[in-house]
RNA sequence: AGAGUUUGAUCCUGGCUCAGAACGAACGCUGGCGGCAGGCCUAACACAUGCAAGUCGAACGCGAACGCACCUUCGGGUGUUAUUGGAGUGGCGGACGGGUGAGUAACACGUGGGAAUAUGCCUUUUGGUACGGAACAACGCUUGGAAACGAGUGCUAAUACCGUAUACGCCCCUUUUAAGAGAUUAAUUGGGGGAAAGAUUUAUCGCCGAAAGAUUAGCCCGCGCUAGAUUAGCUAGAUGGUGAGGUAAUGGCUCACCAUGGCGACGAUCUAUAGCUGGUUUGAGAGGAUGAUCAGCCACACUGGAACUGAGACACGGUCCAGACUCCUACGGGAGGCAGCAGUGGGGAAUAUUGGACAAUGGGGGCAACCCUGAUCCAGCCAUGCCGCGUGAGUGAUGAAGGCCCUAGGGUUGUAAAACUCUUUCAGCUGGGAAGAUAAUGACUGUACCAGCAGAAGAAGCUCCGGCUAACUCCGUGCCAGCAGCCGCGGUAAUACGGAGGGAGCUAGCGUUGUUCGGAAUUACUGGGCGUAAAGCGCGCGUAGGCGGCACAGCAAGUUAUGGGUGAAAUCCCGGGGCUCAACCCCGGAACUGCCCGUAAAACCGCUGAGCUAGAGACAUAGAGAGGUGAGUAGAAUUCCUAGUGUAGAGGUGAAAUUCGUAGAUAUUAGGAAGAAUACCAGUGGCGAAGGCGGCUCACUGGCUAUGUACUGACGCUGAGGUGCGAAAGCGUGGGGAGCGAACAGGAUUAGAUACCCUGGUAGUCCACGCCGUAAACGAUGAGUGCUAGGUGUUGGGUAGCUUGCUACUCAGUGCCGCAGCUAACGCUUUAAGCACUCCGCCUGGGGAGUACGGUCGCAAGAUUAAAACUCAAAGGAAUUGACGGGGGCCCGCACAAGCGGUGGAGCAUGUGGUUUAAUUCGAAGCAACGCGCAGAACCUUACCAGCCCUUGACAUACCGGUCGCGGAUAGUGGAGACACUUUCUUUCAGUUCGGCUGGACCGGAUACAGGUGCUGCAUGGCUGUCGUCAGCUCGUGUCGUGAGAUGUUGGGUUAAGUCCCGCAACGAGCGCAACCCUCAUUUCCAGUUGCCAUCAUUUAGUUGGGCACUCUGGAGAAACUGCCGGUGAUAAGCCGGAGGAAGGUGGGGAUGACGUCAAGUCCUCAUGGCCCUUAUGGGCUGGGCUACACACGUGCUACAAUGGCGGUGACAGUGGGUCGCAACAUAGUGAUAUGGAGCUAAUCCCAAAAAGCCGUCUCAGUUCGGAUUGUUCUCUGCAACUCGAGAGCAUGAAGUUGGAAUCGCUAGUAAUCGUGGAUCAGCAUGCCACGGUGAAUACGUUCCCGGGCCUUGUACACACCGCCCGUCAAGCCAUGGAAGCUGGGAGUGCCUGAAGUCCGUCACCGUAAGGAGCGGCCUAGGGUAAAAUCGGUAACUAGGGCUAAGUCGUAACAAGGUA
Repeated sequence: AGAGUUUGAUCCUGGCUCAGAACGAACGCUGGCGGCAGGCCUAACACAUGCAAGUCGAACGCGAACGCACCUUCGGGUGUUAUUGGAGUGGCGGACGGGUGAGUAACACGUGGGAAUAUGCCUUUUGGUACGGAACAACGCUUGGAAACGAGUGCUAAUACCGUAUACGCCCCUUUUAAGAGAUUAAUUGGGGGAAAGAUUUAUCGCCGAAAGAUUAGCCCGCGCUAGAUUAGCUAGAUGGUGAGGUAAUGGCUCACCAUGGCGACGAUCUAUAGCUGGUUUGAGAGGAUGAUCAGCCACACUGGAACUGAGACACGGUCCAGACUCCUACGGGAGGCAGCAGUGGGGAAUAUUGGACAAUGGGGGCAACCCUGAUCCAGCCAUGCCGCGUGAGUGAUGAAGGCCCUAGGGUUGUAAAACUCUUUCAGCUGGGAAGAUAAUGACUGUACCAGCAGAAGAAGCUCCGGCUAACUCCGUGCCAGCAGCCGCGGUAAUACGGAGGGAGCUAGCGUUGUUCGGAAUUACUGGGCGUAAAGCGCGCGUAGGCGGCACAGCAAGUUAUGGGUGAAAUCCCGGGGCUCAACCCCGGAACUGCCCGUAAAACCGCUGAGCUAGAGACAUAGAGAGGUGAGUAGAAUUCCUAGUGUAGAGGUGAAAUUCGUAGAUAUUAGGAAGAAUACCAGUGGCGAAGGCGGCUCACUGGCUAUGUACUGACGCUGAGGUGCGAAAGCGUGGGGAGCGAACAGGAUUAGAUACCCUGGUAGUCCACGCCGUAAACGAUGAGUGCUAGGUGUUGGGUAGCUUGCUACUCAGUGCCGCAGCUAACGCUUUAAGCACUCCGCCUGGGGAGUACGGUCGCAAGAUUAAAACUCAAAGGAAUUGACGGGGGCCCGCACAAGCGGUGGAGCAUGUGGUUUAAUUCGAAGCAACGCGCAGAACCUUACCAGCCCUUGACAUACCGGUCGCGGAUAGUGGAGACACUUUCUUUCAGUUCGGCUGGACCGGAUACAGGUGCUGCAUGGCUGUCGUCAGCUCGUGUCGUGAGAUGUUGGGUUAAGUCCCGCAACGAGCGCAACCCUCAUUUCCAGUUGCCAUCAUUUAGUUGGGCACUCUGGAGAAACUGCCGGUGAUAAGCCGGAGGAAGGUGGGGAUGACGUCAAGUCCUCAUGGCCCUUAUGGGCUGGGCUACACACGUGCUACAAUGGCGGUGACAGUGGGUCGCAACAUAGUGAUAUGGAGCUAAUCCCAAAAAGCCGUCUCAGUUCGGAUUGUUCUCUGCAACUCGAGAGCAUGAAGUUGGAAUCGCUAGUAAUCGUGGAUCAGCAUGCCACGGUGAAUACGUUCCCGGGCCUUGUACACACCGCCCGUCAAGCCAUGGAAGCUGGGAGUGCCUGAAGUCCGUCACCGUAAGGAGCGGCCUAGGGUAAAAUCGGUAACUAGGGCUAAGUCGUAACAAGGUA
């Protein structure tokens, strides 16, 4: 100090989350020792039991027991002692110490001051301590009661009580004098009043008066001290005065009278919460949170009230009363108060022993000894925290074993272990043994500490390992189980779940949970914001408040400096010191940022006084203007009415219809009426604070601007509350109503259409008056002042110069561009969103919600103020790259258009879907599946089905044992068959080192394994399709941008092309394009058989001789490059035309497929991870199926005919193929073919006939078209043509007469048409792949459809429009509001009642008296009752809200989102 998380990526805003520290903690797992601390945060809930406040015989009387003495009737009695015990009178202490935090928002606390006070014990000073008296307890007797506790009577002492005396002081009244403004103080005169206690002993302790001190306590004041305004008014002793009472003391503290005050937006009152502080914790600090332990103060003591005593209390372990609760009871009455220490129950996640001692420190009493002390000191329990220590150290590689992983080699655990050597802290055992204690006294304690002994011996866990965040693999699981702080993991290869191995971190602890601060500048004083992210009130006026021009003088509240007081101790910090160190403790210092007082200064701020004119205002003269209000008035248009002309339509729309019109519309002419609005001018022009304002005239009126001046003299700015204005719509009353026009009606559109469009049309729009008070009331930008480059328009003024219509300057507005600066960016930029100041308003994640409740306003509608529960991890701004758009521009393509021929209709072939089936194996699915995998299913293929068989297997490798050929023949049994079993005969593997040695084969056996067309193409490789042979896709460096990114690659031209040229913050480069490759077209050279034949011979025949010129073959070359000319273009690239040329502008064709997209296709070609089957999902066989058939689709073939059919004729190709073959030829057959068979391993022989062509005929018919279908006879292949082949002959002769919507191919040797060959193949082609023959038409052009490329624009899309997304309804869950009612709490008020008690009054009773009892009164806790308010809980029913993979209906928004 930051990090994760919104996005495809980026920057910003903004929330959520994490890493840190802390804790009186709790929980989970684990646990060796010691030191120092801490330990009911909850029920101020209830408490059994014990203890926690007593002491004094040196105040007093009584008197039990022991002892002693005496007496004795031996039962005992008397006296004495004060050593002991007991209660009582009396004194002091029980007001301290200890506990708790309920109450309290307060002079309670903190801090600093103050005056009108008291103060036991203590200290100092001073003066006294005389003489008397009467009682009451205890005790004795009697007596009541269960008890608690009394009652009566009698006796008695005192430091208990009372009287008298005395009075240095003291108190009260009073005289005089002095000081002083006075209050008052000092001195003084006279009068009055009030004290005391003794004890024991010879020295003290006491007692009384007075003064002073100290200590403690009471009272008053300034300042500080939680939240809520959805609490705005509160107050009757209330505020003050006079007098009195009361108190220790001031005071409405109380009372009488008088006055009517007092408090409050600087937050009264009310409500809620809370003990306050030193401190603690966190933080860099400022702050925030907190108030355990320790310390100071306060409050309380079962709840409420009250006083008594006393120096001190309204009293924790005192009293009285009331109440609740518990206990005892003889039912009549009584007793009690752990928020003291232990302890119990209860509550709770949770917090200890019914311990020891007064040894120390302190407290009470006492002269003292001493007694008391759950204060305290110690011990016990608890890892609750902090601190320290240990669980061993060294050596040790064969890197042991085991575990885990593995690419099978190894790696890792790991010097870790074992082993060897060594040590002994801590714990253990033995021995010694302090300090705490100044003389005695030690609970702790035989403790701390020291020495010795034995032995590595007794002592390690917890969490984590996807990122944040240090640490990785295997197995299991399979959106399951589960994890999770946030993001998120898990749907068969999970470093995220569970286990294991390994690793990381901390360590007697480690994690989790909770809470606080931090990070969070995320409430911003330090230190934030408000154009678009949340955020400027719609706009004025103005109160309080805040802030405020220039210069002078004075004062000194603020301010500054300096000094003093205080800021308790402890804590924190610094420096020392003590426990072995540390924690801890001790000493000293600093600090405690504060408050108060004094002194000084006078710059700033403030106040006072007296000035100034630059702010502000005033006056004068001009000026512009849809500024406002009222009255009047004008023309055009619309509609309506009347009349005329006139006739069949008009109107309206994308197209229509509703509607109007023959009862005369629309159109047109004339006249009239009414209401509303003001064309042109008109303009980022004007005016106004904003809303807003538009014909013209008049009246009244507000503001603004310029210029001038000899006026005033800071009068200013802002503005919480307040108040006024405030579009449209809406409301009320009364008018008005032409046009327009919510609602409504009708017509269309549509799947629907409660809409968009059309025809009508009511409120309303208009006027007057009164409400409402809101708008995207926007510049989404509060007001004011000053400062900070310019340029260029425009509106209204002014000045100067002259050339009199221009230039320059200037003030006030209003626009655009733009520098600096600012901004997240976009953008703003003298009209700031810049630089500063002043004041106001507002914001603090999204949703819930501008909602609920409450208040205020309103006639209502509603407005305003304004939450929470719950829920999400985002919501959002700007910009970027893509993709998309029923956005735009440019361009291309058989994309359209122009043509030619098809498909879709028929029959058949073939593939698919569907259906069927035991099975109809599987895959392919828009283009880019469907004559596709299949270049050929009768068996085989074959993967499917049925049945029957086999189980180391049909196939591979390894092991053991055995055998040794293959085949043929014969016979038999079982079986449909595959096959199994058996008999006889024939025949006898290879090498050899002669060894059942080796190899090979076969059989048998056992085990590893084989095998799988089983699954996953969404685990993969490879291969392929597609966009697309489209022109694109990128990189390096540089530059720009905070960045994603941009630039380059855009622009102007051009091209088939990111092809090339030019320009340019770009310059270059790569993959693509092109070219290089193959082939066709021309030609040269070389070569000449099986090819060829011009010349010479020869032949039926290039047949032969000969030749290689030609054709051809197959090798090497040449040739084409916009090279040349003209035009055009920018002088470029290029384009157009021409020449030459076999070929001309990539010459035709092919091969060649960039980065990538589609989780495209294929696990059934092959390969392969994982999973699955293993007498079966493997293997074998027979038969069946893949060939089914109401139907639908794709691709084809043949046709429908005359551009044809049939017959005849017998011209011209080029690829190819051939020995398990092609087969000439001959013969037979109508034919398919059959029989025989030359030749050919092929430029030699064969397939092989090319067909369209030409000639004749038919003459428009379901035909001499068409050939399906069917019958029948055959042929061929094959083990076998039934399911299920092809072909031939004869016979049969279906549909079909050119094909709806729709749709396909093709731009030249192309389409169309004609035949030929090949692969597969025993046989089977209308399919596929090749070959040649004949050989067209058309293209104006790019508006439209489809696809694509580039640029641009919008976007809420990024899985990218097959996107995103809204609302109702239905279902479940959750929290909330309303609600008839039901119920509870706290507080106040009125009335009634009223205990104890202080005070007041008082004739009868007591007392000599003082006084008391009793009675009465005031006040009052509590109780009762009444009405109203307030805050909760609950509730039938009800309302909206939120959340929830795959529900319904539509499609509102995002693109012009299809009506912006």
The RNA shown here (small-subunit ribosomal RNA) has 1460 nucleotides and comes from an uncultured bacterium. The RNAcentral record of the sequence draws on ENA and SILVA.